Transfer RNA from a Deferribacterales bacterium, 73 nucleotides, folded computationally.
It matches the Rfam family "tRNA". The family's RNA type in Rfam is transfer RNA. Gene Ontology term of the family: triplet codon-amino acid adaptor activity.
The sequence is in RNAcentral, with records from ENA.
Lineage of the source: Bacteria > Pseudomonadati > Deferribacterota > Deferribacteres > Deferribacterales.

[in-house]
RNA sequence: GGGCCAUUAGCUCAGGUGGAUAGAGUGCAAGUCUCCGGAACUUGAAGCGUGGGUUCGAAUCCCGCAUGGCCCA
Repeated sequence: GGGCCAUUAGCUCAGGUGGAUAGAGUGCAAGUCUCCGGAACUUGAAGCGUGGGUUCGAAUCCCGCAUGGCCCA
């Protein structure tokens, strides 16, 4: 220098062919229960890497950039 893949919640990951309010586990906070809670149960907060484009509508499609990984030179 060239190519490929990944980027979604604090962490690990889903998300069909673009379409209803983006989910799960774990962690965190509060509450209930309990002799106690770090167990169990209930509730809650928290997210689409970034800038554009296409579209009635984008996590999803297209382009640039950033970060990480792999391959080639």